[in-house]
Context: one part of a larger RNA
RNA sequence: CUGGGCGUAAAGCGUACGUAGGCGGAUCAGAAAGUAUGGGGUGAAAUCCCAGGGCUCAACCCUGGAACUGCCUCAUAAACUGGAUGGCUAGAAUACUGGAGAGGGGAGUGGAAUUCCGAGUGUAGAGGUGAAAUUCGUAGAUAUUCGGAAGAACACCAGUGGCGAAGGCGACUCACUGGACAGUUAUCGACGCUGAGGUGCGAAAGCGUGGGGAGCAAACAGGAUUAGAUACCCUGGUAGUCCACGCCGUAAACGAUGAUAACUAGCUGUCCGGGCUCAUAGAGCUUGGGUGGCGCAGCUAACGCAUUAAGUUAUCCGCCUGGGGAGUACGGUCGCAAGAUUAAAACUC
Numbered sequence: 001c002u003g004g005g006c007g008u009a010a011a012g013c014g015u016a017c018g019u020a021g022g023c024g025g026a027u028c029a030g031a032a033a034g035u036a037u038g039g040g041g042u043g044a045a046a047u048c049c050c051a052g053g054g055c056u057c058a059a060c061c062c063u064g065g066a067a068c069u070g071c072c073u074c075a076u077a078a079a080c081u082g083g084a085u086g087g088c089u090a091g092a093a094u095a096c097u098g099g100a101g102a103g104g105g106g107a108g109u110g111g112a113a114u115u116c117c118g119a120g121u122g123u124a125g126a127g128g129u130g131a132a133a134u135u136c137g138u139a140g141a142u143a144u145u146c147g148g149a150a151g152a153a154c155a156c157c158a159g160u161g162g163c164g165a166a167g168g169c170g171a172c173u174c175a176c177u178g179g180a181c182a183g184u185u186a187u188c189g190a191c192g193c194u195g196a197g198g199u200g201c202g203a204a205a206g207c208g209u210g211g212g213g214a215g216c217a218a219a220c221a222g223g224a225u226u227a228g229a230u231a232c233c234c235u236g237g238u239a240g241u242c243c244a245c246g247c248c249g250u251a252a253a254c255g256a257u258g259a260u261a262a263c264u265a266g267c268u269g270u271c272c273g274g275g276c277u278c279a280u281a282g283a284g285c286u287u288g289g290g291u292g293g294c295g296c297a298g299c300u301a302a303c304g305c306a307u308u309a310a311g312u313u314a315u316c317c318g319c320c321u322g323g324g325g326a327g328u329a330c331g332g333u334c335g336c337a338a339g340a341u342u343a344a345a346a347c348u349c
Base pairs, nucleotide, nucleotide: 003321004320005319006318007303008302012317014201015200016199017198021194022193023192025088027086033081034080035077036076037075038074039073040072041071042070049065050064051063052062053061054060091191093187094186095184096183097182098181103177104176106174107173108172109171110154114150115149116148117147118146119145120144121143125136126135162169163168206247207246208245209244210243211242215241216240220236221235222234223233258316259315260314261313262312263311266294267293268292269291270290271289272288273287274286275285276284277283278282298305299304322349323348324347331342332341333340334339
């Protein structure tokens, strides 16, 4: 390489959009590029293979045949694939009606709590811990009442509940805005799927500039613990956490499970819609989309998965190929930097 694989053994890109490419519903007629059959031409010789022969044998050599699996050309066929034409509606999309939702960015508003400030009451403690101490407090703390300021987060509702491609999204109100779903089957007529490169988005931490800073809190300081204690515990505390704009581009970015389509027993919970029957709140049957639990066939090394597949198939992409060295070195690209990405070898077991 072929092959075999990718939930947990090595292996699904963090995620989407999309270029090239690959693949692609159903039908009539036609052409004949692929395809199939037949004919012709060519496919040098030597070599290889087969048969025979010559050196005493063999290697070697000679003669003949076959072969050279290919290419070109002509004719025929028209099922399949491709190309061109016409019509189709089951895929895709659009329109209309409707309800659901922490989907997104923006503006405004609110209450509880915390800390600080001012004032009142009040007096000797308060904090904190396994126990303490550092710490705060007679310059009046802690507690309690009233007033004020600030920043951040939104208790209950809250739910294997909802929404989003993923990251993620949770107080309330307003306008703006994306997607999904159900119903009507009205329009269109394969317009589709995937997607190397590419592009966008992408938690936290980190970086740049300017704000902000209540609480929390890397670093740091002190007190304890301890043989030591550069920790766990305690008292403080700066970056940061927050906002605006710009960068970074990584995570156990996980369902450790790529996307799309079809098919293959059921039972049960829940969320959002529709229909029918009975009907006083509702109940029963049924249907579409999500999200869970269990379970058959089948699959799996087992665990387990099981119509939300890890079952049975098809298309396309990504990735793996013993452990260490190493996701490292060097080089390239990107970045302000931190670093990211691409990615070896020697050696060794």